Molecule: c-di-AMP riboswitch aptamer (ydaO/yuaA leader)
Organism: soil metagenome
RNA sequence: CGCCGAACCCGGCACCUGGUCCGGGUGGGGGAAACCCAAAAUCUCGAGGCGAAUCUCACCAGCGAGGUGUAGGAGGCGCUUUCCAGCCCGAGCCCGUCAGCUAACUCCCAAGGUGACAGAGGAAGGA
Numbered sequence: 001c002g003c004c005g006a007a008c009c010c011g012g013c014a015c016c017u018g019g020u021c022c023g024g025g026u027g028g029g030g031g032a033a034a035c036c037c038a039a040a041a042u043c044u045c046g047a048g049g050c051g052a053a054u055c056u057c058a059c060c061a062g063c064g065a066g067g068u069g070u071a072g073g074a075g076g077c078g079c080u081u082u083c084c085a086g087c088c089c090g091a092g093c094c095c096g097u098c099a100g101c102u103a104a105c106u107c108c109c110a111a112g113g114u115g116a117c118a119g120a121g122g123a124a125g126g127a
Base pairs, nucleotide, nucleotide: 001115002114003113004112008025009024010023011022012021013019026110027109028108029107030106031105036100048094049093050092055069057067072089073088079126080125081124082123083122084121
C1' cells in the first nucleotide's frame, strides 16, 4: 500500500509505543408468534448453528495421515463492472437432544489471518 472476513468509525477515561475499559454509531449472527411449510407407523444418527469450505475415489485389516477429484469460494493491483489468460482455497469451530419460516421481543459478535517487483497481464463498458 493491498487482500480474506461482519469484524469498522467517533467520543470519554486511561496510557506514552500506548486498552481483555466505558459509551454512542454502524455492520454481522442466533433464538422467538400467527399464517405457511411439515405431518401415519416403525427404525435411526438432532430436519441444529457460524463459514465458500460439501461430496467422492484410490491406498490401508481398520482409523488416521498424506493423496485423486468435486459442489462451492477468493483474488486477478489501485475509481468501478463484466469477461479472459493465469493462479489459489475447498478449513476449522460451536451447541448438547432443544431449534422450520417467523413480527414484537430477546441474546451474542465486531476477531483473526495474509501478500508484495510480479501474468501488478489482456479485452469490452461505466463513472